Notes:
Predicted 3D model of a 105-nucleotide RNA (SAM riboswitch aptamer (S box leader)) from a bacterium. Its mean pLDDT, the model's own confidence on a scale to 100, is 88. The model forms 97% of the base pairs in the Rfam consensus. The sequence was found by an Rfam model in a public genome assembly.

RNA sequence: AUUUUAUCCAGAAAGGUAGAGGGAACAGGCCCGACGACACCUUAGCAACCGGAGUAAACUCACGGUGCUACCUCCUGCCCGAUUAAUGAUCGGGAAAGAUAAGAA
Repeated sequence: AUUUUAUCCAGAAAGGUAGAGGGAACAGGCCCGACGACACCUUAGCAACCGGAGUAAACUCACGGUGCUACCUCCUGCCCGAUUAAUGAUCGGGAAAGAUAAGAA
C1' cells in the first nucleotide's frame, strides 16, 4: 500500500520547544493563527476497539496495546426522497472519500 467488518451529531488541555501557515487531497464556503496556530516533547485528561481483570449476565475497570483531546469527519460537492413557486434553500436517507479499531491475504 490492498481488502473485510464496526464506529464516526458524545467526550477530553496545560506547560515547554519552535516560528508560519493550518483545519487529509481538489473546489467553494466557514473558521484557527505572531494574544504564537499547525507540528514535536512532557504531563494531564477523554474514550471500552483489542487484550486482561471482575461479573451469572447486563455491565464495570484506563492495568497492557492502540486512538483521541477547535469547529458534526468544520460544512457542502455525487444519487434518491420530503417541504417549497423554484434548477435555489432547508431537512432526511444513501454513495464516494477520509479517520480509528480489529481481522485477512